A computed fold for a 513-nucleotide part of an RNA from an uncultured bacterium, annotated as small-subunit ribosomal RNA, 5' domain. Its mean pLDDT, the model's own confidence on a scale to 100, is 84. RNAcentral holds the full RNA, with entries from ENA and SILVA.
Context: one part of a larger RNA
RNA sequence: GAUGAACGCUGGCGGCGUGCCUAAUACAUGCAAGUCGAACGGGAAAGCUUCGGUACUUGUAUCGAGGUUUGAGAGUGGCGCACGGGUGAGUAACACGUAGCUGACCUACCCUUCGCAGGGGGAUAACUCACCGAAAGGUGAGCUAAUACCGCGUAAGCUGGAGAGAGUUAGAGGUCUCUUCAGGAAAGUGCUACGGAAACGGCGAAGGAGGGGGCUGUGGUCCAUCAGCUAGUUGGUGAGGUAAUAGCUCACCAAGGCGAUGACGGAUAGGGGGCCUGAGAGGGUGACCCCCCACACUGGAACUGAGACACGGUCCAGACUCCUACGGGAGGCAGCAGUAAGGAAUAUUGCACAAUGGGCGCCAGCCUGAUGCAGCAACGCCGCGUGGAGGAUGACGGCCUUCGGGUUGUAAACUCCUUUUCUGGGGGACGAGAACGGACGGUACCCCAGGAAUAAGUCUCGGCUAACUACGUGCCAGCAGCCGCGGUAAAACGUAGGAGGCGAGCGUUAUCC
Numbered sequence: 001g002a003u004g005a006a007c008g009c010u011g012g013c014g015g016c017g018u019g020c021c022u023a024a025u026a027c028a029u030g031c032a033a034g035u036c037g038a039a040c041g042g043g044a045a046a047g048c049u050u051c052g053g054u055a056c057u058u059g060u061a062u063c064g065a066g067g068u069u070u071g072a073g074a075g076u077g078g079c080g081c082a083c084g085g086g087u088g089a090g091u092a093a094c095a096c097g098u099a100g101c102u103g104a105c106c107u108a109c110c111c112u113u114c115g116c117a118g119g120g121g122g123a124u125a126a127c128u129c130a131c132c133g134a135a136a137g138g139u140g141a142g143c144u145a146a147u148a149c150c151g152c153g154u155a156a157g158c159u160g161g162a163g164a165g166a167g168u169u170a171g172a173g174g175u176c177u178c179u180u181c182a183g184g185a186a187a188g189u190g191c192u193a194c195g196g197a198a199a200c201g202g203c204g205a206a207g208g209a210g211g212g213g214g215c216u217g218u219g220g221u222c223c224a225u226c227a228g229c230u231a232g233u234u235g236g237u238g239a240g241g242u243a244a245u246a247g248c249u250c251a252c253c254a255a256g257g258c259g260a261u262g263a264c265g266g267a268u269a270g271g272g273g274g275c276c277u278g279a280g281a282g283g284g285u286g287a288c289c290c291c292c293c294a295c296a297c298u299g300g301a302a303c304u305g306a307g308a309c310a311c312g313g314u315c316c317a318g319a320c321u322c323c324u325a326c327g328g329g330a331g332g333c334a335g336c337a338g339u340a341a342g343g344a345a346u347a348u349u350g351c352a353c354a355a356u357g358g359g360c361g362c363c364a365g366c367c368u369g370a371u372g373c374a375g376c377a378a379c380g381c382c383g384c385g386u387g388g389a390g391g392a393u394g395a396c397g398g399c400c401u402u403c404g405g406g407u408u409g410u411a412a413a414c415u416c417c418u419u420u421u422c423u424g425g426g427g428g429a430c431g432a433g434a435a436c437g438g439a440c441g442g443u444a445c446c447c448c449a450g451g452a453a454u455a456a457g458u459c460u461c462g463g464c465u466a467a468c469u470a471c472g473u474g475c476c477a478g479c480a481g482c483c484g485c486g487g488u489a490a491a492a493c494g495u496a497g498g499a500g501g502c503g504a505g506c507g508u509u510a511u512c513c
Base pairs, nucleotide, nucleotide: 001512002511003510005509006508007507008506009505012384013383014382015381016380017379018377019376020342025340026339027338029337030336031335034079035078036077039076040075045070046069047068048067049066050065051064052063053062054061055060056059086295087294088293096219097218098217099216100215101214102213105212106211107210110208111207112206113205114204115203116202118152120150121149127142128141129140130139131138132137158183159182160181161180162179163178164177165176166175188200189199191196221267222266223265228258229257230256233255234254235253236252237251238250239249240248270292271291272290273289274285275284276283277282297318298317299316300315301314320331321330322329323328348374350373351372352371356370357368358367359366360365387417388416389415390414397408398407399406400405422450423449424448425447426446427445431440457502458501459500460499461498462483463482464481468497469496470495471494472493478485479484
């Protein structure tokens, strides 16, 4: 000098930040991912209205049937749920940083370009009926729709096989061109002046953008009291597998491969931009913010999908907790709050989607503990204030005294002034780019009134080191960072007066330079 700090004493305000470093311990409760009726079948309920019945208080109530408008819950289907948010357990590794390669690759939504959208089929949920179960949930029969599912037709380019050629490259085809054979698409909605044109979608191909997978050189911890390690091990052939290379996997063959330039083993650890310190070199560190990685009760696995081996999905096993009619079931805060525990120690079960951003939707809009704000904490940085000027018989009091006085001290009182703050009242935003729309917020800010009013502590005073006396104590009580003080005049302990330092803080402890 610094800190995500803690502790002691003290504490007026504001702005901007920051706030479980320990138990990746266990979690009550609420919320944190939905949305689309302009994909689909459907339709509870409500409003309006027509007709009929009933009651009477004669224009109301109620019941039934019809029309119309809106349209809940649940379901099929689409997109999203792989983002955003959390944590740092594991990992010494192509995990990260940096520089490259991919002629070995993928890419939903978005943008650009070209082309296509013909004609059919069979189901199934919802629903109804029956049944089982305490529940979670399930079984059977029957009905129905689609942008759900499945054939057929079409196919420039696309994919696969065979053949021919071209250029590129250090070399190599999975590059390009041609011939031939085979294979492969699609979906409608909506509005309608019923003629069809917008709009939103669908399918194939090519390119782009952004995103990702893989490979390589190189860099960054400690221990040699770890010296040898290795059988899918190293390479080949063939096959499988993947979006893709590859022992990635398998069969066979060969016997290799790594290592003092530190293999193997052990310990520790997420990496980087950065941050702290330092003149620098360097040392330390990886909170907040940004990028990457890994993880989601523990271990394992795949499914769906453009993308996961998936925090708020599925299955299996385990530990734990809960419900149970004992047959069986349910759960996963390292999301935001909050609870218990641990600990020296770390906050509200708040408001709002107004802004920014995200998902869905043609929109209107809905959702969003992301985010914007507010609350708590002097935890940090910065700013402001606790009054200003005058005022000497240098008052009283305190302390000291050589008893003359000195000091506290212009300090107070007192006089005049001001109102930052404070209190009361009034007005009142920007943030919202055309209209509507402000959680923050009656906040910031502005005006008026009142009255010095509402606001100072803490540590030290032997030397280092700025600041001295008195009393008490008597190697006791105690102090202390080091040297060292204290055994009867202690400037070093305790108290008082005074002084010095910093100041809404001051000291102590811990850690780093």